Description:
The RNA shown here (FMN riboswitch aptamer (RFN element)) has 151 nucleotides and comes from Paenibacillus faecis.
RNA sequence: AUGGAUCUUCGGGGUAAGGUGAAAUUCCUGACCGGCGGUGAUGAUCAUCGGAUCGAUGAUUUAGCCCGCGACUCUCCGUUCCCUAAGGGACGGGGACUGACCUGGUGCGACUCCAGGGCCGACGGUAAAGUCCGGAUGGGAGAAGAUCAAU
Numbered sequence: 001a002u003g004g005a006u007c008u009u010c011g012g013g014g015u016a017a018g019g020u021g022a023a024a025u026u027c028c029u030g031a032c033c034g035g036c037g038g039u040g041a042u043g044a045u046c047a048u049c050g051g052a053u054c055g056a057u058g059a060u061u062u063a064g065c066c067c068g069c070g071a072c073u074c075u076c077c078g079u080u081c082c083c084u085a086a087g088g089g090a091c092g093g094g095g096a097c098u099g100a101c102c103u104g105g106u107g108c109g110a111c112u113c114c115a116g117g118g119c120c121g122a123c124g125g126u127a128a129a130g131u132c133c134g135g136a137u138g139g140g141a142g143a144a145g146a147u148c149a150a151u
Stems, first nucleotide, its partner, number of pairs: 001151002004148007017029003031131002033121002035069004043061008064119002073096010101117005123134003
């Protein structure tokens, strides 16, 4: 350094202000938010080298709508538990479902940079919810670290 096993910790943000109404953070005007991995020319930061405001090299960071993943929901299989049964729970695994971007600029090259204008967001509850309450003190893509054995 590489992959493996075990363990520990971490692992999601957001309706200001106003309108209507008996009632809305749910409607209307408007406001606000963006999980994880990858890619990533520009930009940003840092380091090193050179005489250099500049250049080169390296590192880190950089996409909600590009690729993939997770959460929700449904379903199947296995193990196991409850149950007379029907049916249900737990754990493991497979499958289905799974939102949204264009225009112009620069350039060899951009759906990632710059400018502009758009768009999207599970289920249950409730005056119709991305933002409130709830399942959830849950689960989780993964991130960091420790230990062990191997190459």

Lineage of the source: Bacteria > Bacillati > Bacillota > Bacilli > Paenibacillus. Of the family's consensus pairs, 100% are formed in the model.